A computed fold for a 72-nucleotide RNA from Candidatus Sungbacteria bacterium RIFCSPLOWO2_01_FULL_47_32, annotated as transfer RNA. The source organism's lineage runs through Bacteria, Bacteria candidate phyla and Candidatus Sungiibacteriota. Model confidence (mean pLDDT): 82 of 100. It matches the Rfam family "tRNA". By type it is a transfer RNA.

[in-house]
RNA sequence: GCACCCUUAGCUCAGUGGUAGAGCGUUCCGUUCACAUCGGAAAGGCCGUUGGUCCGAUCCCAACAGGGUGCA
Numbered sequence: 001g002c003a004c005c006c007u008u009a010g011c012u013c014a015g016u017g018g019u020a021g022a023g024c025g026u027u028c029c030g031u032u033c034a035c036a037u038c039g040g041a042a043a044g045g046c047c048g049u050u051g052g053u054c055c056g057a058u059c060c061c062a063a064c065a066g067g068g069u070g071c072a
Base pairs, nucleotide, nucleotide: 001071002070003069004068005067006066007065010024011023012022013021018055026042027041028040029039030038048064049063050062051061052060
């Protein structure tokens, strides 16, 4: 330098056009003498950034940024 892949909650990941979920973690409640386990509830994300397409974009397109793999 070129090609491809990835970027969504604190972490690991789903979600592939109709305004976003799980597990773990955090907080609170119950249970216990207490802790753990277990049960219940809650908080937490304008989906990397900027444009475009569309009635409507996390999703499609482009550029840029960051990370990874391969080739040179």